[in-house]
Context: one part of a larger RNA
RNA sequence: GGUUUACGGUGGAUGCCCUGGCAUCGACUGGCGAUGAAGGACGUGGGUUGCUGCGAUAAGCAUCGGGGAGUCGUAACCAGACUUUGAUCCGAUGAUUUCCGAAUGGGGAAACCCGGCGGUCAGAAAGGCCGUCACCCGAAAGGGAGCUAACCCGGGGAAUUGAAACAUCUUAUUACCCGGUGGAAAAGAAAGAAGAUCGAUUCCGUCAGUAGCGGCGAGCGAAAGCGGAACAGCCCAAACCCGUGUCUACGUGAUAGCUUCAGGGCGUUGUAGCGUGGGUGUUGUAGGAGCCGAUUGGGAUCGCCUGAAUGAUCCCGGAGAGUUACAAAGUCUGCAUCUAGCAGAAGGCGUCUGGAAAGUCCCGCCAAAGAGGGUGAAAGCCCCGUAAGCGAAAGAUGACAGACCUCUCUUCGGAUUUCCUGAGUACGAUCCGGCACGUGAAACCGGGUCGGAACCCGCGGGGACCACCCCGUAAGGCUAAAUACACGUCGAUGACCGAUAGUGAACGAGUACCGUGAGGGAAAGGUGAAAAGAACCCCGGAAGGGGAGUGAAAUAGAGCCUGAAACCGUAAACUU
Numbered sequence: 001g002g003u004u005u006a007c008g009g010u011g012g013a014u015g016c017c018c019u020g021g022c023a024u025c026g027a028c029u030g031g032c033g034a035u036g037a038a039g040g041a042c043g044u045g046g047g048u049u050g051c052u053g054c055g056a057u058a059a060g061c062a063u064c065g066g067g068g069a070g071u072c073g074u075a076a077c078c079a080g081a082c083u084u085u086g087a088u089c090c091g092a093u094g095a096u097u098u099c100c101g102a103a104u105g106g107g108g109a110a111a112c113c114c115g116g117c118g119g120u121c122a123g124a125a126a127g128g129c130c131g132u133c134a135c136c137c138g139a140a141a142g143g144g145a146g147c148u149a150a151c152c153c154g155g156g157g158a159a160u161u162g163a164a165a166c167a168u169c170u171u172a173u174u175a176c177c178c179g180g181u182g183g184a185a186a187a188g189a190a191a192g193a194a195g196a197u198c199g200a201u202u203c204c205g206u207c208a209g210u211a212g213c214g215g216c217g218a219g220c221g222a223a224a225g226c227g228g229a230a231c232a233g234c235c236c237a238a239a240c241c242c243g244u245g246u247c248u249a250c251g252u253g254a255u256a257g258c259u260u261c262a263g264g265g266c267g268u269u270g271u272a273g274c275g276u277g278g279g280u281g282u283u284g285u286a287g288g289a290g291c292c293g294a295u296u297g298g299g300a301u302c303g304c305c306u307g308a309a310u311g312a313u314c315c316c317g318g319a320g321a322g323u324u325a326c327a328a329a330g331u332c333u334g335c336a337u338c339u340a341g342c343a344g345a346a347g348g349c350g351u352c353u354g355g356a357a358a359g360u361c362c363c364g365c366c367a368a369a370g371a372g373g374g375u376g377a378a379a380g381c382c383c384c385g386u387a388a389g390c391g392a393a394a395g396a397u398g399a400c401a402g403a404c405c406u407c408u409c410u411u412c413g414g415a416u417u418u419c420c421u422g423a424g425u426a427c428g429a430u431c432c433g434g435c436a437c438g439u440g441a442a443a444c445c446g447g448g449u450c451g452g453a454a455c456c457c458g459c460g461g462g463g464a465c466c467a468c469c470c471c472g473u474a475a476g477g478c479u480a481a482a483u484a485c486a487c488g489u490c491g492a493u494g495a496c497c498g499a500u501a502g503u504g505a506a507c508g509a510g511u512a513c514c515g516u517g518a519g520g521g522a523a524a525g526g527u528g529a530a531a532a533g534a535a536c537c538c539c540g541g542a543a544g545g546g547g548a549g550u551g552a553a554a555u556a557g558a559g560c561c562u563g564a565a566a567c568c569g570u571a572a573a574c575u576u
């Protein structure tokens, strides 16, 4: 020096554990903000560094409920308080809520500086305090702005990549940027689809990797139909009627007009166009207006007066509908759910082991409850719970149902003579874009530019185009549900992880630290059942250790469960 064994040191693997994560499912909820948000700065406790809470009323104030014995967060300790006159705690509604931040009196290097006006402090000065003073839209009232996980709609919009290169193509109408809305959004009641019928939209399955498209390469890739989920249909514009206008044109002294007729009366109040308000009306079997005919419970008022006719409005009666579209604002009551909770069955100081019984043995009991967790090891009957039930002063939600309330109706038929049915639109040319469809025979939908119709005897579509036939009715609008998502709340589940895993983060983590900055971004869990956390003595300056004591255990002693290996020692054996 080496090997082996034993005992240690170091180290922190492994095992076990879980107040942390991950994923999925179900239900709810889906916004906050100038009444100042999200997010922060600074403060705030008797002693208080951080975190948490809160805001100069500052770990809190008030009221109403719940609850019922302890309490003053984490978090011990000292000091001192509160509480059955009901505290702490939990829920609801309020009050307070510094400064920054859209930040908004002006400025600014965020959390700071400096003002105007009014009020107030004896108030003149200086100063403090309170209120107010940004911009945009709007006549005003009032509204907007900023933040927010994904989903959604619209406007812009790549490249890497694939094509084994690359340019059309693909990646992809993706990433990313901008704008906008909602709890969903979008779409939506056929100018459809199809060859005989169907009858808004959306979503799922299938059709089908089919028909097609494609440097016919790589690749891209339907639809109808069928089966389901869910179902809901409506309103305008126009024709026509009535009102209205300080608009435009024309008109007038009785031949206009005042609902019609007769008689009277009034006296330009009129006519046409345009604008505007109300009624009417909304479709393809064309529909509507207008016209004609008949019909309609009762009453009142009005249309210059009287009589007759007629029209309009209102009321009563009758019938029906309604706040998610179809007109619109709600209020109250009930009910349901949510935001605290209540109650909840049944074992034993039996035996044994043990530090400890829930284990063993023995004899019982409950069960609409033998889900789960805890308790000194493994508990249906010890505790929290679980099953089946119950509960709200206040607030929230409801597409629930009732009243108030509001609205509508109170008529059919005929003929097809007249009028209306969305115009710089449809369509064409050209150039593009979207459709699974790359210009192709390229329909269809949308756009730029240039042209530019018809008017129901009309117009569009049926994949160039034409004819026949069939289907539909563009150029206005609204519309729940089925569908998408999850920042968030509650519940449940897991052949998901178990501290190099699982979130980056189980712990004062987006922290420490790094970077001018955008940004990057850790490590770090475990004494014990209970601190019973080692009084006292000894060595030592201390650290540390030896006794004593606690404990089942101290090689569980806080650098604390287990405690592998590398590595370092001590002792012994063998060996060079």
Base pairs, nucleotide, nucleotide: 001575002574003573004572005571006570007569008568009567015561016526017525020497021496022494023493024492025491026490027489028488029486030485031147032146039100040099041098042055043054044053046078047077050074051073061094062093063092064091065090066089070082071081072080105114106113107112115133116132117131118130119129120128121127135144136143137142151182152180153179154178155177156176162169166215192198202229203228204227205226206225212220213219233478234477235476236422240279241278242277243276244275245274247273248272249271250270254268256269257266258265259309260308261307262306263305264304284456286421287420288419289418291414292413293412294411297316298315299314300313301312302311303310317410318409319408320407321406322405330404331403332402333401334400335398336397337396338395339394341390342389347363348362350361352359364381365380366370372384373383374382427451428450429449430448431447432446433445434444437463458473459472460471461470462469513520514519533560536547537546538545539544